[in-house]
RNA sequence: UCCGAUAAAGGCAAACCCGUCGCAAGGCGGGGGCGCAAAGCCACAGGUCCCUCAGGGACGGCUGGGCUGCCGAAG
Repeated sequence: UCCGAUAAAGGCAAACCCGUCGCAAGGCGGGGGCGCAAAGCCACAGGUCCCUCAGGGACGGCUGGGCUGCCGAAG
């Protein structure tokens, strides 16, 4: 470095519910916990979704890519 254990310490948080913002996709906060070794960040390529569609927007927990990062056994 690759890699990722019935390891340790910690982290995140799906569905659903409540509040709130938004036309919407959905965002944010609280509860919750299905899962996650980048489920940290970035809309760059593809994809999906929404709308008041010359266009504008949402999703990073869909795939790829970029940047960053905790721990550590076997190999």
Overview: Predicted 3D model of a 75-nucleotide RNA (c-di-GMP-I-GGC riboswitch aptamer) from a Candidatus Bipolaricaulota bacterium. It was read from a public genome assembly, where an Rfam model found it.